Predicted 3D model of a 75-nucleotide RNA (transfer RNA) from Alteribacillus sp. YIM 98480. The prediction has a mean pLDDT of 82. The organism belongs to Alteribacillus, within Bacteria. It was read from a public genome assembly.
RNA sequence: GCCCUAGUAGCUCAGUGGAAGAGCAACAGCCUCCUAAGCUGUAGGUCACAGGUUCGAAUCCUGUCUAGGGCGCCA
Numbered sequence: 001g002c003c004c005u006a007g008u009a010g011c012u013c014a015g016u017g018g019a020a021g022a023g024c025a026a027c028a029g030c031c032u033c034c035u036a037a038g039c040u041g042u043a044g045g046u047c048a049c050a051g052g053u054u055c056g057a058a059u060c061c062u063g064u065c066u067a068g069g070g071c072g073c074c075a
Stems, first nucleotide, its partner, number of pairs: 001071007010024004018055001026042005048064005
C1' cells in the first nucleotide's frame, strides 16, 4: 500500500429498508434479622463520524476514523 471482517445501552449481543431490543450490570421496591439469591419496576442510545440515495436508513452507496485478520513492498 491492497483486500476482508467488525463498530448498536456500562459489558456481551440481536435487529440487514417501515424507524431500536434482549441478557448481564446499575438504581428503586418486595422478600429477608442482615447479606446473598429470587421477584417486580425504573433509568440508560448523536446505531463510530460526514455526505448521498429513498416517501422512509442502524440497515443500501461513497469517503474518513478505530479495532482485528490476510496479502504485499522496502531494508